[in-house]
RNA sequence: CUUCGAUCAGGGCAAACCCACUGCGAGGUGGGGGCGCAAAGUCAUGGAUCUGCAGCUUCGCAGACCGCCAGACUGCCGGA
Numbered sequence: 001c002u003u004c005g006a007u008c009a010g011g012g013c014a015a016a017c018c019c020a021c022u023g024c025g026a027g028g029u030g031g032g033g034g035c036g037c038a039a040a041g042u043c044a045u046g047g048a049u050c051u052g053c054a055g056c057u058u059c060g061c062a063g064a065c066c067g068c069c070a071g072a073c074u075g076c077c078g079g080a
Stems, first nucleotide, its partner, number of pairs: 002080004012037002017032006035067001041073003045070003049064005
């Protein structure tokens, strides 16, 4: 440098659900919880999906989501 893995050490994240706050909404934040995750780390860049408004035949505007699929950047441990 490339590639494979989740066996070891240190650990990390946190789905559903519940509570509080917040947003018109999709959602977000904090606490509990733990289904899973080797990028479930970061970035809404492309697509998908979802919401609001307008529109009324599939086009526009504003948003949400990266734990849907790609892309970019970065990174722990172990093997080859």

The RNA shown here (c-di-GMP-I riboswitch aptamer) has 80 nucleotides and comes from an Anaerolineales bacterium. Lineage of the source: Bacteria > Bacillati > Chloroflexota > Anaerolineae > Anaerolineales. Rfam family: c-di-GMP-I riboswitch aptamer. Rfam describes the family as follows. GEMM was predicted in a large-scale screen for bacterial structured RNA regulatory elements. Genes associated with GEMM are involved in a diverse array of functions, including chemotaxis regulation, signal transduction, secretion and chitin.